[in-house]
Context: one part of a larger RNA
């Protein structure tokens, strides 16, 4: 190097665009670098290999042939790759008409509740627990009824439903805005796939400046419980939870399953289209695009997976090599900082 592999045994990069590079539809002409083919030279002896002979045999030596799979030069071929030219439309993109949708962003609304504040009725308890306490409460609590503040999330619809590269997205309205999927087939004509580096986006927690804090709540005080209780259980509570702007870059960032493309039984739900049939609706039948189960073949160590593959099969990337030391030292980068990325050994079983 070939060879094996990655759902769960080690192993798919948190997600995209995309640079270099790799791989690439259909028909047709030229060229002739890979390719194949021929022919010349050359590939020093030894060695290697066939046969034959010499030392009694053998190692060992001779001798002839063939190998030496290579390089150069030089003549053709021309399916294939490759290059150039021309030409197509099915891939791939635009165009035209329609459509679902918690995608984005900003802006405004709007009800319920929960706290707190004021007033009014009222009087002795209230809270909380297995059970009590702490705590509130006669300076009038809890309970109720009005009225007001202020932040936060948005019951019901709400559904293995919907949209979104992922991360995520959920009251209602307005503007801006991005992507999807149908139907036609006008337009361009391989403009296509991957995609090291790179660049951009990325919950939670945290981290800077500077606002907000109702509610919940690490830390941290107090009752409890217990041999102790630095906890589980109660009463408090502060950062944070929010909101702008910057920054961090992890996650069980999960389908634990990388993108693409095409084939390969079927049955049953749901979800957005479009087409035919029915007078219309329900329905049917057919079709494309999403989502779920459930099953053949097939594949798997088994669990399973099975058109939304973990089936056959190309193509590009990432990763993986025995557990532990270790995602750990060291160096570098990046960050404010927490730390993130890259990532050994020795040694040990």
């Nucleotide at each position: 190097c070939u060879g094996g592999g990655u759902g769960u045994a080690a192993a798919g990069g948190g997600u995209g665009c995309g640079u270099a590079g790799g791989c690439g539809g259909c028909u047709u002409g030229g060229u002739a670098a890979g390719u194949c083919a021929g022919a010349u030279g050359u590939g020093a002896a030894a060695u290697g290999u066939a046969u034959g002979g010499g030392c009694u045999c053998a190692a060992c030596c001779c001798a002839u042939g063939c190998a030496c799979u290579g390089c150069a030069u030089u003549u053709g071929a021309a399916a294939c790759u490759a290059u150039u030219g021309a030409g197509c439309u099915u891939g791939a993109g635009u165009g035209a008409a329609g459509u679902a949708g918690a995608g984005g962003u900003a802006g405004g609304c709007g009800g319920a509740a929960u706290u707190c504040c004021c007033u009014g009725u009222g009087u002795a308890g209230c809270g909380g627990u297995g059970a009590a306490a702490u705590g509130c409460g006669u300076a009038g609590a809890g309970a109720u009824a009005g009225g007001g503040a202020g932040g936060a999330a948005c019951a019901c619809c709400a559904g293995u439903g919907g949209c979104g590269a992922a991360g995520g997205c959920g009251g209602c309205c307005u503007a801006c805005u991005g992507g999807g999927c149908u139907u036609u087939a006008a337009c361009u004509g391989a403009c296509g796939c991957u995609g090291a580096g790179g660049c951009a986006c990325g919950a939670a927690a945290g981290c800077g400046u500077g606002g907000g804090u109702a509610g919940c709540a690490a830390a941290c005080a107090g009752g409890a419980u217990u041999a102790g209780a630095u906890a589980c259980c109660c009463u408090g509570g502060u950062a944070g939870u929010c909101c702008a702007c910057g920054c961090c870059g992890u996650a069980a960032a999960c389908g634990a399953u990388g993108a693409a493309u095409a084939c390969u039984a079927g049955g049953u739900g749901u979800u957005g289209g479009c087409a035919g049939g029915u007078a219309a609706g329900a329905c049917c039948u057919g079709u494309c695009g999403g989502u779920g189960c459930c099953g053949c073949a097939g594949c798997u160590a088994a669990c399973g997976c099975a058109a939304u593959a973990a089936g056959u099969a190309u193509u590009c990337c990432a990763c993986c090599u025995g557990g532990g030391g270790a995602g750990u030292a060291c160096g570098u980068u990046c960050g404010c900082a927490a730390g993130a990325a890259u990532g050994a050994a020795a040694c040990u079983c």